[in-house]
The part of an RNA shown here (large-subunit ribosomal RNA, domain III) has 396 nucleotides and comes from Deferribacter autotrophicus. The coordinates come from a structure-prediction model, not an experiment, and the mean pLDDT is 82.
Context: one part of a larger RNA
RNA sequence: GAGUAGCGAUAAAAAGGGUGAGAAACCCUUUCGCCGUAAGCCUAAGGUUUCCACCGGCAGGGUAAUCCGCGGUGGGUUAGCUGGUCCCUAAGGCGAGGCCGAGAGGCGUAGCUGAUGGGAAGCAGGUUAAUAUUCCUGCGCCAGCUAGUGAGCGUUACUACCGAUGGGGUGACGGAGAAGGCUAGGCGGGCCGGGUGGUGGUAGUCCCGGUUCAAGGGUGUAGGCGGUCGGGGUAGGCAAAUCCGCCCUGGCGAUAACGCUGAGGCCCGAGUACGACCCGCUGAAAGGCGGGGAAGUCGCUGAUGCCCGGCUUCCAAGAAAAACCUCUAGGGAGUUCACUAGCUGACCGUACCGCAAACCGACACAGGUAGGCGAGGCGAGAAUCCUAAGGCGUUU
Numbered sequence: 001g002a003g004u005a006g007c008g009a010u011a012a013a014a015a016g017g018g019u020g021a022g023a024a025a026c027c028c029u030u031u032c033g034c035c036g037u038a039a040g041c042c043u044a045a046g047g048u049u050u051c052c053a054c055c056g057g058c059a060g061g062g063u064a065a066u067c068c069g070c071g072g073u074g075g076g077u078u079a080g081c082u083g084g085u086c087c088c089u090a091a092g093g094c095g096a097g098g099c100c101g102a103g104a105g106g107c108g109u110a111g112c113u114g115a116u117g118g119g120a121a122g123c124a125g126g127u128u129a130a131u132a133u134u135c136c137u138g139c140g141c142c143a144g145c146u147a148g149u150g151a152g153c154g155u156u157a158c159u160a161c162c163g164a165u166g167g168g169g170u171g172a173c174g175g176a177g178a179a180g181g182c183u184a185g186g187c188g189g190g191c192c193g194g195g196u197g198g199u200g201g202u203a204g205u206c207c208c209g210g211u212u213c214a215a216g217g218g219u220g221u222a223g224g225c226g227g228u229c230g231g232g233g234u235a236g237g238c239a240a241a242u243c244c245g246c247c248c249u250g251g252c253g254a255u256a257a258c259g260c261u262g263a264g265g266c267c268c269g270a271g272u273a274c275g276a277c278c279c280g281c282u283g284a285a286a287g288g289c290g291g292g293g294a295a296g297u298c299g300c301u302g303a304u305g306c307c308c309g310g311c312u313u314c315c316a317a318g319a320a321a322a323a324c325c326u327c328u329a330g331g332g333a334g335u336u337c338a339c340u341a342g343c344u345g346a347c348c349g350u351a352c353c354g355c356a357a358a359c360c361g362a363c364a365c366a367g368g369u370a371g372g373c374g375a376g377g378c379g380a381g382a383a384u385c386c387u388a389a390g391g392c393g394u395u396u
Stems, first nucleotide, its partner, number of pairs: 013031006032393004040373003046353002050351001051075006060068002080141002082349003086119003092113003098107003122139005142345012161331002166327004174314004180307003185301005190211006196204001212273001216268004223261004227252008236244002274296001277292006315318001359368002375387003
């Protein structure tokens, strides 16, 4: 220079009360304002204790601070069914033998590894200062083992049953388009509880609030798909096969039957749940604890979600493997199925932020950051505007 520029989006504050040495900024209340396909909610990555409580007031906070993502001390993350680990494979990586190279090493078969993909099973309510599909309550489900009961088969050598590192099926998949049936959600009527005025008017066609419930089990619908059930043969599926494929043939049958698949609805779950509100105790308040508890229906609308891994259509022709089913090879003397009961289900993650003051940007930085949910009034709409729930007023 200069007590100047500036104090990082112009979403906005005001009052009362509290605490305190001290309050524009902390806490409570009442108004006001802002966002509302977000500036709300869930979650991946990343961060790694920032979460919660008490205490604190040097420094950090673009000002103050009694406050904080700051300092100190404690506390907090609970799983058979959520994700991982696990089984399986893709690209990629590694790579026995092998090929190449002077070597170092490069490439690569089998194989191993490797999720961003496939593979068993959980929902609703309640609860903490801080966790919850994990704790508690209620009701379920899966895998494996053991026992009992019932049913079946077998223990005579090819027969019960088990069963591949092998065969077959399945898993199993593209783009675009269209229609139907539904549900979530929303809206209205009815119903339940409460209110009703001092007015221009209102005991009513008025006002406010509520009207909620899953997995699972049963039923098997709107629909979608396939002809189906035998008999015989068989040279293919690198051995075998009763499986698959191929050939012959018989029965039923042709808008059918049979089988497979399939949302939703309905019944159970389920009332002692939840529930507006009311009552009692406690507290300065916020709140906490306990008790009681009404209605809980009908219609309209309606998805980008489900049926749909479907259907139609097109050419550029759209993963693999395991699980699962089946077939033998093989094992094999007791064993299978159903029901009931009991037992087992380990390990790791789980706090909190997550369009952001906690991640990536040297900062509490107008930047960047994958996915899901995303209400109402207008509206074609996830636009715009205003609002709900919820969250904020961006630290002079």